Formats: sequence, structure tokens, C1' cells
RNA sequence: GUAUUCCUUUGGGGCAGGGUGUAAUUCCCGACCGACGGUGAUAAGCUAAGGAGCUUUUAGUCCGUGACCCGGAUCAUUUUUCAUUAAAUGUGAAGGUGGAUUUGGUGAAAUUCCAAAGCCGACAGUGAAAGUCUGGAUGGGAAAAGGAAUGG
Repeated sequence: GUAUUCCUUUGGGGCAGGGUGUAAUUCCCGACCGACGGUGAUAAGCUAAGGAGCUUUUAGUCCGUGACCCGGAUCAUUUUUCAUUAAAUGUGAAGGUGGAUUUGGUGAAAUUCCAAAGCCGACAGUGAAAGUCUGGAUGGGAAAAGGAAUGG
């Protein structure tokens, strides 16, 4: 350094100002936000002295993942049947569903860079329709960092 298992920690942001109205952070004008891994021609630094290399960094809208929803394998507990079983509760694997980008520029190469204009955002609740309020959630979680054991 690598594979497997285990432990610990970390692990999501956002309606300013205004309009209408009995009532809206939900409608209208406008404002604001962008999880994780990959890709990557950006940027910075270091080395080098040419052909470059290394480190960090670079996508909400590309490729995947997670949260929500559907789904219920498995396992556990309790009850039940003479028995095979049956039921309830918890757990929750596979699988399914699941939103959004164009134009111009540069260039050998860009849905990633630069410029401009767009677009998207679970469920339940609400005095009125919510990406931003409240709630499930002191939850879950992609994953990241550190540590331990074992194997080759």
C1' cells in the first nucleotide's frame, strides 16, 4: 500500500424588501439555497526547464448514490394450534418510483471553463396552494476521516 470484518467521530443550505387579502415566509413582484461519489480543459501552489510532473481545488441541471414514497425477503419477540401452522409487533434485503440546460465564445477536445439567458426541487400539516415555515427528525443516510483485528 491492498482485501475483509469491526469500532469511533463527522455527515444540508435557503424568502431580505414589497403587493393583495379577514387570513399567505404557501398566491403575485422580487430575494435566497444547492447533500455524497465519479468525470473534468478551471484556479492556486511546488518541482522542472520541457515533451512536462506532483499536490490541493473545479457540475443543483452529465453518469451514479442518498434522504421521501411504494415494496416487502430475512431475522427477532409475543400470542396461537395436539401438530403442520396461523396472527400481531418490530426489523427492513432485492427491486420499483423519482426533478431540471440551452445559446454564444475559446479550443484538438467542454451539457464541467468564460459570458448570457433559462430550468429544477419528497411526504404530511397550515387561517390560503410551501425547494426556503412547522412536523416525522435528538431519526435515517450516500459517504468522509481516524483507529483495531485478520488474510494474502
This is a predicted structure of a 152-nucleotide RNA (FMN riboswitch aptamer (RFN element)) from Gracilibacillus dipsosauri. RNAcentral holds the sequence, with entries from Rfam. The coordinates come from a structure-prediction model, not an experiment, and the mean pLDDT is 81.